[in-house]
RNA sequence: GCAAACCUGUCGAAAGACGGGGACGCAAAGCCACCGGUCUAAGGCCCGACCUCGGGCGAUGACAGCGGGGUUGCCG
Numbered sequence: 001g002c003a004a005a006c007c008u009g010u011c012g013a014a015a016g017a018c019g020g021g022g023a024c025g026c027a028a029a030g031c032c033a034c035c036g037g038u039c040u041a042a043g044g045c046c047c048g049a050c051c052u053c054g055g056g057c058g059a060u061g062a063c064a065g066c067g068g069g070g071u072u073g074c075c076g
Stems, first nucleotide, its partner, number of pairs: 001026002006021006024065001030071003034068003037063003044057005
């Protein structure tokens, strides 16, 4: 210097993000979704039901405080 969980407001289908409060931790816990991984599953597709419900697949969504990588930076 940053700010986890938690509380709260807003956005979002959700994951999650942003604002306020708050500190678990972090020498890059600054920034970037290129690679791997993880999370959600809207639209879409498939199946079973049959009066509109249930299940499965599935990122184009998300996570940089999961790891790698790129880049900038503090002290010595």